Predicted 3D model of a 328-nucleotide part of an RNA (large-subunit ribosomal RNA, domain IV) from a soil metagenome. It matches the Rfam family "Bacterial large subunit ribosomal RNA".
Context: one part of a larger RNA
RNA sequence: GUAUGGUGAAGGAACUCGGCAAAUUGCACGCGUAACUUCGGGAUAAGCGUGGCCCCUGCUUGCGCAAGCAGAUAGGGGCGGCACAAAAGAGGGGGUGGCGACUGUUUAUCAAAAACACAGGGCUCUGCUAAAUCAUAAGAUGAUGUAUAGGGUCUGACGCCUGCCCGGUGCUGGAAGGUUAAGAAAAGCUGUGAAAGCAGUGGAUUGAAGCCCCAGUAAACGGCGGCCGUAACUAUAACGGUCCUAAGGUAGCGAAAUUCCUUGUCGGGUAAGUUCCGACCCGCAUGAAUGGCGUAACGAUCUCCCCACUGUCUCCACCAUAUGCUCA
Repeated sequence: GUAUGGUGAAGGAACUCGGCAAAUUGCACGCGUAACUUCGGGAUAAGCGUGGCCCCUGCUUGCGCAAGCAGAUAGGGGCGGCACAAAAGAGGGGGUGGCGACUGUUUAUCAAAAACACAGGGCUCUGCUAAAUCAUAAGAUGAUGUAUAGGGUCUGACGCCUGCCCGGUGCUGGAAGGUUAAGAAAAGCUGUGAAAGCAGUGGAUUGAAGCCCCAGUAAACGGCGGCCGUAACUAUAACGGUCCUAAGGUAGCGAAAUUCCUUGUCGGGUAAGUUCCGACCCGCAUGAAUGGCGUAACGAUCUCCCCACUGUCUCCACCAUAUGCUCA
């Protein structure tokens, strides 16, 4: 010097990206316990007190015929110590918000999460030799199941809800017409032949699905406007005009895990706050199962604040063990 432990005056997060690390708390009994809530919870919430030993009184369990032995417990009185859950083991707590309902699962070896899953919800396919999947096939899974079943796909407890657009793409249905393959194939033409015929060429016409076409369908893929004017201060525009569109974003939420400008503006918290919380709405570029908005409980999750606590720090010091270094 380093590593691992330990102690520390005064202060107590001033440290730092961030209380990271450490410290605090910790047990039993008695009391006491808020908002909110899906009435189960929240909750060991928070917070407060007691705890050793001796004596007395009472009550009581087991064993025993009994004496008694071994315990449990209530009330009262006293004794000693710096310290009585005397060592070890053994929750720090509270408030607000984001995300995800929850318990679970995951990148074996830098990510445990807001990602995956989930119960619940929807759409869709499938009538049984089912659909779907593996396989050249036989065969097998599905399933010794049968639509309250099985497959695919999206969403993700619960509560309140889930608006408009079918023009494009997809899917489903339709079959009148157009187009269309192989195949079939008339007339005509050519070769040959005396002819019949044979061979070739030709291609009118016929000819399925598909596509064109006509409808339906968005919890299918997806999409959800611009310009100008207008009210008796000003400002703004309930209102009007016009262009375009398949339709022009409804409810809700909103500087947000989404806001560029931006440290937006106002309020709160601080002496001082690019973060945080509550509002506003001019949403660069929110928005409804690519779900929207809430939500008790839960979380080794993320953000901010407070109490307690501390060597994180002001600012370092000392002790122990191990090791390094120097000298002998």
The coordinates come from a structure-prediction model, not an experiment, and the mean pLDDT is 87. RNAcentral holds the full RNA, with entries from MGnify.